[in-house]
Molecule: small-subunit ribosomal RNA
Organism: metagenome
RNA sequence: AUCCGGCUUCGGCCGGAGAGAGCGGCGAAAGGGUGCGUAAUGUAUAGAUAACCUGCCCUGAAGCGGGGGAUAACAAUUCGAAAGGAUUGCUAAUACCGCAUGUGAUUAUGCUUUCGCAUGGAAGUAUAAUGAAAGUGGGGGACCUUCGGGCCUCACACUUCAGGAGGGGUCUAUAUCCUAUUAGCUAGUUGGCGGGAUAAAAGCCCACCAAGGCGACGAUGGGUAGCCGGCCUGAGAGGGUGACCGGCCACACGGGCACUGAGACACGGGCCCGACUCCUACGGGAGGCAGCAGUAAGGAAUAUUGGGCAAUGGGCGAAAGCCUGACCCAGCGACACCGCGUGAGCGAUGAAGGCCUUCGGGUUGUAAAGCUCUAACACGUAUUAAGAAGGCGGCGUGUGCCAAUACCACACGUUGUCGGACGAAGGUACGAGAUGAAGUCAUGGCUAACUCUGUGCCAGCAGCCGCGGUAAUACAGAGAUGGCGACCGUUGUUCGGAAUCACUGGGCUUAAAGGGCACGUAGGCGGGUUGUUAAGUCGGUUGUGAAAUCUCAUGGCUUACCCAUGGAACUGCAGCCGAAACUGGCAGUCUUGAGUGCGGUAGGGGGGAGUGGAACUCCUGGUGGAGCGGUGAAAUGUGUUGAUAUCAGGAGGAACGCCGGAGGCGAAAGCGACUCUCUAGACCGUAACUGACGCUGAGGUGCGAAAGCCAGGGGAGCAAACGGGAUUAGAUACCCCGGUAGUCCUGGCUGUAAACGAUGAGCACUAGGUAGGGGGGGGAAUCCCUCUCUGCUGGAGCAAAAGUAUUAAGUGCUCCGCCUGGGGAGUAUGGUCGCAAGGCUGAAACUCAAAGGAAUUGACGGGGGCUCGCACAAGCGGUGGAGCAUGUGGUUUAAUUCGAAGCAACGCGAAGAACCUUACCUGGGCUUGACAUUCUUGGAUUAUCCGGCUGAAAGGUCGGAGACGCUCCUCGGAGUGGAACUUGAACAGGUGUUGCAUGGCUGUCGUCAGCUCGUGCCGUGAGGUGUUGGGUUAAGUCCCAUAACGAGCGAAACCUUUAUCCUUAGUUGCCAGCGGGUAAAGCCGGGGACUCUAAGGAGACUGCAUACGUCAAGUGUGAGGAAGGUGGAGAUGACGUCAAGUCAUCAUGGCCCUUAUGCCCAGGGCUACACACGUGCUACAAUGGCCGGUACAAAGGGAAGCAAGAUCCGUAAGGACGAGCAAAUCCCAAAAAGCCGGUCCCAGUUCGGAUUGAGGGCUGCAAUUCGCCCUCAUGAAGUUGGAAUCGCUAGUAAUCGUGGGUCAGCUAUACCACGGUGAAUGUGUUCCCGAGCCUUGUACACACCGCCCGUCAAGCCACCGGAGCAGGGGCAGCCCGAAGUCACUGACCUAACCCGCAAGGGGGGGAGGUGCCCAAGGAGGCCUUUGUGACGGGGACUAAGUCGAAACAAGGUA
Repeated sequence: AUCCGGCUUCGGCCGGAGAGAGCGGCGAAAGGGUGCGUAAUGUAUAGAUAACCUGCCCUGAAGCGGGGGAUAACAAUUCGAAAGGAUUGCUAAUACCGCAUGUGAUUAUGCUUUCGCAUGGAAGUAUAAUGAAAGUGGGGGACCUUCGGGCCUCACACUUCAGGAGGGGUCUAUAUCCUAUUAGCUAGUUGGCGGGAUAAAAGCCCACCAAGGCGACGAUGGGUAGCCGGCCUGAGAGGGUGACCGGCCACACGGGCACUGAGACACGGGCCCGACUCCUACGGGAGGCAGCAGUAAGGAAUAUUGGGCAAUGGGCGAAAGCCUGACCCAGCGACACCGCGUGAGCGAUGAAGGCCUUCGGGUUGUAAAGCUCUAACACGUAUUAAGAAGGCGGCGUGUGCCAAUACCACACGUUGUCGGACGAAGGUACGAGAUGAAGUCAUGGCUAACUCUGUGCCAGCAGCCGCGGUAAUACAGAGAUGGCGACCGUUGUUCGGAAUCACUGGGCUUAAAGGGCACGUAGGCGGGUUGUUAAGUCGGUUGUGAAAUCUCAUGGCUUACCCAUGGAACUGCAGCCGAAACUGGCAGUCUUGAGUGCGGUAGGGGGGAGUGGAACUCCUGGUGGAGCGGUGAAAUGUGUUGAUAUCAGGAGGAACGCCGGAGGCGAAAGCGACUCUCUAGACCGUAACUGACGCUGAGGUGCGAAAGCCAGGGGAGCAAACGGGAUUAGAUACCCCGGUAGUCCUGGCUGUAAACGAUGAGCACUAGGUAGGGGGGGGAAUCCCUCUCUGCUGGAGCAAAAGUAUUAAGUGCUCCGCCUGGGGAGUAUGGUCGCAAGGCUGAAACUCAAAGGAAUUGACGGGGGCUCGCACAAGCGGUGGAGCAUGUGGUUUAAUUCGAAGCAACGCGAAGAACCUUACCUGGGCUUGACAUUCUUGGAUUAUCCGGCUGAAAGGUCGGAGACGCUCCUCGGAGUGGAACUUGAACAGGUGUUGCAUGGCUGUCGUCAGCUCGUGCCGUGAGGUGUUGGGUUAAGUCCCAUAACGAGCGAAACCUUUAUCCUUAGUUGCCAGCGGGUAAAGCCGGGGACUCUAAGGAGACUGCAUACGUCAAGUGUGAGGAAGGUGGAGAUGACGUCAAGUCAUCAUGGCCCUUAUGCCCAGGGCUACACACGUGCUACAAUGGCCGGUACAAAGGGAAGCAAGAUCCGUAAGGACGAGCAAAUCCCAAAAAGCCGGUCCCAGUUCGGAUUGAGGGCUGCAAUUCGCCCUCAUGAAGUUGGAAUCGCUAGUAAUCGUGGGUCAGCUAUACCACGGUGAAUGUGUUCCCGAGCCUUGUACACACCGCCCGUCAAGCCACCGGAGCAGGGGCAGCCCGAAGUCACUGACCUAACCCGCAAGGGGGGGAGGUGCCCAAGGAGGCCUUUGUGACGGGGACUAAGUCGAAACAAGGUA
């Protein structure tokens, strides 16, 4: 404005309500947010304020009188786009301004009392000066009134003062992160005097004066960071941390400034500068979410633009009430904590399915199904709280105030009304139905839990160790199992374990770690005794240590989480009282620590000066005459211009032989001829003196080998570099010939060494033995005692062990230095020292899972010792050269099947490939199959036999005959079945793969002498001992010794054979004697003697002698004996090694093929042929070849066989006939070399026999690829074999034949056996190879075929330097200087007060101006830090690169 009510003189007035603006008051400095800054203007704890302030609140005292001038709002005009102004006019107040009063207060000058902590404080008193205030509302009896009221009273407000409470300001002490690769910082800096400023002390500010202040107890600088109560962890001490809650601080877009106010230099106030965003009419303006929500961006990631002031609290107000993203609630999120559920009982056919399987079963598993129950949660229906106390109004009673019964205030009772955001979510009752509700990680060890399949060092896993290369409990899937469970697992972070920074509570000889050595500053520590003090220390008490948290008890939510109340605790700090042992302070005293004096002693201790001899080189001269020198061997070098050698003389420099010694001295480095001189220390004795004077020692100072550097000398020998000669693949080395710096002296620098006892210094204590150096004492024949120094040995103890052990590495104390996995790296960078070289100090990134110590067992050594073996040596004969055979490689091929690979594959599997074998190739065929078992279909097609066609055969195809058992029978047959065939299915089959999945068998070291165990003992242990040692053996064989005593597997023996003898037996063997008989013959009778055969015995055992030896084991020699020391030979092969060999003998797991990788057949191949190797045969000739004659074996084999023969044929191979023999009976079967005789005469032959031609024989289906044999002819290489290499020690080598197996035949010269003849050499262990034992070293353990280093080349990663370039931070000075305070000015402007009648003046104030200070800004300088940078540098890492061979063994030159 407007509305309502009342009144009205109709103008309006009074009262009430009233949105909004304005004036005024209070608040806005609280609450809320964040952690930028800050290492102290902060925080924590304890104090101080006698140096201070305090609105609102409480208590007390006193007061509140009387005036004045303006100004918003409003109105008009006006500027501007806007924000916002300007001018004029009007008005009020608790707004503003004078005056009065002055209880207090303040100031000044005095006085008094009292106290303290230095300045000083407090109280009282006198005088003087200064200086206050405001009203509003309710009620009311007198009295007054201008009728508004005054006045009285009450409430609120106001003024002054004092006190309180609470809140602040300031100051002090102590504590408060990393860095010294930050060591010096500081001019208002430190103090004083005087002033200013402030609420208040103070350089807080100013003038003057002085030159101080801080710092190794870490100043200054740099980096990082809000601090605390607390929180997490830990037994604690500690360590980490500062979310939530609480206290303090700081900040509010970046920076500066003041105003107002009790309080701010003010988060949502102001001004200025700057950056940014927005609006604009381009002139100007606006803004500040680190309030609550919300948006964007960033990010691995963090919520709703919600409801309400109902509660708690705050502000204002008399109150109602208003405001309050404080707060209370809700929403979202398993983010965390707590509680609960997803069901309970019964249920075996142990269902189905899954998985595994030894195919029997097991497991999932009472689990499910099924039956019977229950209903906490969720769901539905119904019903119902707590959180609320209070405010306001009425009535009543009482008390206070008051003149008052009024008002007001308070209390109690009663009553009405208002009052819930959450929010119908929760509670309760009922209903229904197991219905709606389980995942995740793991399963190799740590660590609870296991199998299958797939994969095949791939894919992948992994916290550490490590899994994966064809049987993966480790990958992936499945099943099963284990753990936890509305959660589980991963990742990140912190503490723990970690005694792994060690205060509690570690170390330093060798593992990381003692400073190179001493002197000494600060510091730390320090002998006996007396007194005193009370700092440390101890006790008591007081204050404080906020609350929350932790903890204990009790209580409240159904329990718990959570919450409440009380206690304890908060280990701290401070005040006061006390104690006086110990440490400290002060004062005194003592002599034992330390030092001095006196008397002696030893010494390569140090400095200076001088002297000496030996050796060496050079020079001169003499003698002499060809080499010298050097090496593994040589050469370079040197020498006839006379070396080397030798004699004499001279010169020079360096070092000092013998003595000489783990002996001496020195702090260490170090010191060695002799003399003199200067000088230091040590030890012994003495006990005169001082009286704790001591120990250690951060920094500091000095000394400090060798090499090196600078300057000047010197230079004999030696000798980096360098030259030459060798060695070598090379040889920038080792060896040799030379040789310059240097080595030496003087002066200066360097400052390091495995500067080592790898052991810091000092003091004290703790068993011995022995030796040496220097002293002293006693006794005197040895000897004993003592001090000091230096060694060895050794006990306790210590130590991981080795070891150490009175010279500690033992036990203690004091002080210093140093360490914290390996590499990167003693590097980079910075600093500092140095002439330089370089020294001192000294990181990080990155990378690895080790690096390291001591000891053990092996293995190895171009380590040692002992000892074996045909290992070498001594011998004999070979191989390697030739031809051939055979095996292998390679090559070739359709295939040349496969295996074996140093010894330990290669005449091996193979004791016999023309087909077969045969596994390979080509071609042709079969598919339940060539073979086994079972089931099934069919029917007589079947078994068996015969035939045709096709074909290379296999096979295919066609035809004929055609059975058997049983039952029935009409005798025609029918049905059925076992075998067989056939259909189909399970399955067969595989010389396909893996010997690195395996069994078995075998080779090899090696017939080597070793390999182990039980008990005991030693050692922490690995392990040792035994098993080593002294002897001996073939032997770990035996003996002795012995912390070992025993035992086992090996060795040996037992077994076989052979050598001798005996007994028994006597055919098929034998034949001496007897008899018979023959041309001859054991041919016959007979015999058992012999040989022999084959059974059983004997024998040989170092038994005997002797010597040696330990009275041993044993060895040497000898006797006897057939045999002598294991008689010869064989069989027999320890623990183990080689992933040795074999899946192709066989067996077997897994994998693979299934009309083929199976099976059958024909042909081919395994037999190829430029070549290479192994193993053999035959030779090269005369010790021989050839011819003739003649003698003597053993062991075997024989029926699809051996085959005689005075038989026949053939030159022969062979053929024909064929006796005998299943074998001591017969046959193969002739043994050969040998011996006798002859011939050849040294040659490519009368050697040698390859090759080739021709003709034959045999086996066999078959002889071409591809057999053997015979005859004739042919007649190659080869004349004794390079480098190299093999076998053999006695009936052996060599040489000569014989037999057998396999087998039709044969490639056999092979293999396995047999006998004949029959040597040489060695009696040693130096060397090569192998082996055994002991010992030593080791960086090896896949074990020397080991390990391992560096350059170069490649990839990748991080780092350093780097011409520079770019950014950040800082420092000091210069320029400029906004806002603003302060000061000065203020000729312009100016209501209140004063003078004045007025004009005007004064006082005061202001605009403006000036000055000081000052933010931002500008220009250059300096410092620091970060990023980047061509290029340069080294480093780390990386299955198989290059070159060498440095280290580990004597690592081949320690």